The part of an RNA shown here (small-subunit ribosomal RNA, central domain) has 346 nucleotides and comes from a metagenome.
Its Rfam family is "Bacterial small subunit ribosomal RNA".
RNAcentral holds the full RNA, with entries from SILVA.
Context: one part of a larger RNA
RNA sequence: CUGGGUUUAAAGGGUGCGUAGGCGGCUUAGUAAGUCAGUGGUGAAAGGCUGUGGCUUAACCAUGGAAUUGCCAUUGAUACUGCUGAGCUUGAAUGAGGUUGAGGUUGGCGGAAUGUGACAUGUAGCGGUGAAAUGCUUAGAUAUGUCAUGGAACACCGAUUGCGAAGGCAGCUGACUGGACCUAUAUUGACGCUGAGGCACGAAAGCGUGGGUAGCGAACAGGAUUAGAUACCCUGGUAGUCCACGCCCUAAACGAUGCUUACUCGUUGUUUGAUCGAAAGAUUGAGUGACUAAGCGAAAGCGAUAAGUAAGCCACCUGGGGAGUACGACCGCAAGGUUGAAACUC
Repeated sequence: CUGGGUUUAAAGGGUGCGUAGGCGGCUUAGUAAGUCAGUGGUGAAAGGCUGUGGCUUAACCAUGGAAUUGCCAUUGAUACUGCUGAGCUUGAAUGAGGUUGAGGUUGGCGGAAUGUGACAUGUAGCGGUGAAAUGCUUAGAUAUGUCAUGGAACACCGAUUGCGAAGGCAGCUGACUGGACCUAUAUUGACGCUGAGGCACGAAAGCGUGGGUAGCGAACAGGAUUAGAUACCCUGGUAGUCCACGCCCUAAACGAUGCUUACUCGUUGUUUGAUCGAAAGAUUGAGUGACUAAGCGAAAGCGAUAAGUAAGCCACCUGGGGAGUACGACCGCAAGGUUGAAACUC
């Protein structure tokens, strides 16, 4: 390179937007670049293959042929691809009417609970555990009541629920704002799919500056346990967790399953539309679950939300270790990230 693959054996990029490129609906006219056919030229010789012949044979040699799958020129063919022109509406998009939702950003507000402070009642314990102790408490704790204050998170509803490209999103409410779906079929007329680079987003932890700090809580301290106990358990507790701005860019970033399109027996839930219906329900879309026919699969299993049958494009894999390491490069304040070997060894 070819081939074969990528749920779990090695292998789908964390996700989207999109450049180049690759691929691309129906009809028609032209062209003839690709494509196909004919002819001519060229494709050195030797070698190789093959027919025949010459040395007694063979090796060796001579001679003829085919081959040299290519390139150039020319004459044609026009189905397909390309290019140019004209048109179409089913792909795609726009407009109209409606629907849905924890989609996003930013304000305001609310109640429960924990903590703290004040006051009141009240007296000897509280707390914690397997059992204890450290700890708190007669300077009045724990408990109970009222008031105040502060931060963080939103019980019930709540659900194989919903929304979002993914990460993710949940008290109520205002403003701004993105998407999806349905109906009728008005408009444009292939405007499409994918997408190397690129750009943007990207949980948690971490970093910088400034705030904030109730609870929780790495580090740390103490008490236990234990042979030891740098742990598990307990009492405390700093960073952090929260907010604003700026970085970091990684995850079992998982459905361990890239995106798009078409096709393929049924059953049963559920969310949200539309139509019919008095209702029950039926039909028809878009999602989201369970079971399954065919088929697929090493099996587990998948099975219209495919891992089935096909097409297009991208990414990735090619024995284990060494190693996601070294070196170099790029990025970063740093932590580190991205790219990414070899020797050697089994």